c-di-AMP riboswitch aptamer (ydaO/yuaA leader) from a marine sediment metagenome, 133 nucleotides, folded computationally. It matches the Rfam family "c-di-AMP riboswitch aptamer (ydaO/yuaA leader)". About the family: This family represents a conserved RNA structure found upstream of the ydaO and yuaA genes in Bacillus subtilis and related genes in other bacteria. The ydaO/yuaA element is thought to act as a genetic 'off' switch for the ydaO and yuaA genes in its native state. It is believed that the element may be triggered during osmotic shock leading to activation of ydaO, a predicted amino acid transporter gene, and members of the yuaA-yubG operon which code for KtrA and KtrB K+ transporters. Rfam links the family to the GO terms regulation of gene expression and cyclic-di-AMP binding. The coordinates come from a structure-prediction model, not an experiment, and the mean pLDDT is 77. RNAcentral holds the sequence, with entries from MGnify. The model forms 96% of the base pairs in the Rfam consensus.
RNA sequence: CGCCUAAUCCCCCGAUAGAUCGGGGGAGCGGGGGAACCACCCGCAGAUGCGGGCUCCGGGGUGAAUCUCGCCACAGGCGAGUAGGCCAACUCCUUCGGCCGAACCCGUCAGCUAACCUCGCAGGCGUAGGAGG
Numbered sequence: 001c002g003c004c005u006a007a008u009c010c011c012c013c014g015a016u017a018g019a020u021c022g023g024g025g026g027a028g029c030g031g032g033g034g035a036a037c038c039a040c041c042c043g044c045a046g047a048u049g050c051g052g053g054c055u056c057c058g059g060g061g062u063g064a065a066u067c068u069c070g071c072c073a074c075a076g077g078c079g080a081g082u083a084g085g086c087c088a089a090c091u092c093c094u095u096c097g098g099c100c101g102a103a104c105c106c107g108u109c110a111g112c113u114a115a116c117c118u119c120g121c122a123g124g125c126g127u128a129g130g131a132g133g
Base pairs, nucleotide, nucleotide: 001126002125003124004123008027009026010025011024012023013022014021015020028121029120030119031118032117033116038111040053041052042051043050044049058109059106060105061104062103067081068080069079070078071077072076084100085099086098087097092133093132094131095130096129
């Protein structure tokens, strides 16, 4: 100076010789919980509707990272694909090419969801593409 990502910027106080560190606050960006109505399941009802429920094959969340098949000395590991995602110009579209397609968390519990409540701002990288509009 750039890339992935929400993961950036500013202010105040304290410590330190200093680099810097710790605490607090604001803005901005991102996530979770949370009514009515609606949605899902069951029962009733001629219709509009009414009542109840979401719980062992547990269920749910962040994220692009889900699913299928095959192999192995099968907790697992490996291979081939795939939903999906990314690739420095301010942004968008098309095309060719390349890469990723993980990991972790909650703890029996959560659909959507206004008000409201609450959490995060880490980590990993250095040509991170070419062409046309």